[in-house]
Context: one part of a larger RNA
RNA sequence: CACCGCCCGUCACACCACGAAAGUCGGCUGUACUCGAAGUCACUGAGCUAACCCGCAAGGGAGGCAGGUGCCGAAGGUAUGGUUGGUGAUUGGGGUGAAGUCGUAACAAGGUAGCCGUAUCGGAAGGUGCGGCUGGAUCACCUCCUU
Numbered sequence: 001c002a003c004c005g006c007c008c009g010u011c012a013c014a015c016c017a018c019g020a021a022a023g024u025c026g027g028c029u030g031u032a033c034u035c036g037a038a039g040u041c042a043c044u045g046a047g048c049u050a051a052c053c054c055g056c057a058a059g060g061g062a063g064g065c066a067g068g069u070g071c072c073g074a075a076g077g078u079a080u081g082g083u084u085g086g087u088g089a090u091u092g093g094g095g096u097g098a099a100g101u102c103g104u105a106a107c108a109a110g111g112u113a114g115c116c117g118u119a120u121c122g123g124a125a126g127g128u129g130c131g132g133c134u135g136g137a138u139c140a141c142c143u144c145c146u147u
Stems, first nucleotide, its partner, number of pairs: 003110001005107001008103002011100001013097004018092003023087012039072001041070004047065003052061003113134009
């Protein structure tokens, strides 16, 4: 490469990330109950016991040990919450893509001026109604500025 221009949205195809989703699988953690190892401590200790005490001795006392009970108590179990992550048929829009489909909404008065808000309708861009703006062309007039 300049209207044989530019350009908008749906649709189709491919890829990417994200969201929703019956669920499902984990991490961390709260609460209630349950179970309760090791161990300290407390109580008990009829079994056992060289040292200390009494005794000539037998034996007894003190102390200690095993054992028993209790408090605390990790892990585990049951129930029910919190939080966080993975995954999930399906689904929603988004981004990108050489080229494809349907139209032509915008850019010139873009062929119904455009845009903003809102309601409603429609394959899609979008249409229509109401209100607003000029960042609208044209014609006429008014004001201002410059010559």
Small-subunit ribosomal RNA, 3' minor domain from Candidatus Methylomirabilis sp., 147 nucleotides, folded computationally. Taxonomically the source falls in Methylomirabilis (SeqCode) (Bacteria, Bacteria candidate phyla, Methylomirabilia (SeqCode), Methylomirabilaceae (SeqCode)). Its Rfam family is "Bacterial small subunit ribosomal RNA". Rfam links the family to the GO terms structural constituent of ribosome and ribosome. Model confidence (mean pLDDT): 82 of 100.